[in-house]
The RNA shown here (c-di-GMP-I riboswitch aptamer) has 86 nucleotides. Rfam family: c-di-GMP-I riboswitch aptamer. Rfam's curators write: GEMM was predicted in a large-scale screen for bacterial structured RNA regulatory elements. It was read from a public genome assembly, where an Rfam model found it.

RNA sequence: UGACGAUAAUAGCAAACCCAUCGUAAGGUGGAGACGCAAAGCUAGAGGGUUCUAACUCAUCGGGAGAAGGACAGCCAGUUGCCGAA
Numbered sequence: 001u002g003a004c005g006a007u008a009a010u011a012g013c014a015a016a017c018c019c020a021u022c023g024u025a026a027g028g029u030g031g032a033g034a035c036g037c038a039a040a041g042c043u044a045g046a047g048g049g050u051u052c053u054a055a056c057u058c059a060u061c062g063g064g065a066g067a068a069g070g071a072c073a074g075c076c077a078g079u080u081g082c083c084g085a086a
Base pairs, nucleotide, nucleotide: 004084005083012037013036018031019030020029021028022027035074041079042078043077047076048075049072050071051070052069053068056066057065058064
């Protein structure tokens, strides 16, 4: 330095459920709470993937389709980074 990751040390994050709130929704934020996590840090204005649909266009009894726009980093990926047993 790279890889790797322990019943080590130090520090940290926080799924689901519930409450409040924003949003059409996916989902976000705060509280509460821990299923888990060695990147569960960051990047979604440009890698892949998943997901949503009020307004718009088309169609319409209803259901729907399209384009465009969003959401997810706790799916993969990219990037930075703490510790050091084997």

The coordinates come from a structure-prediction model, not an experiment, and the mean pLDDT is 83.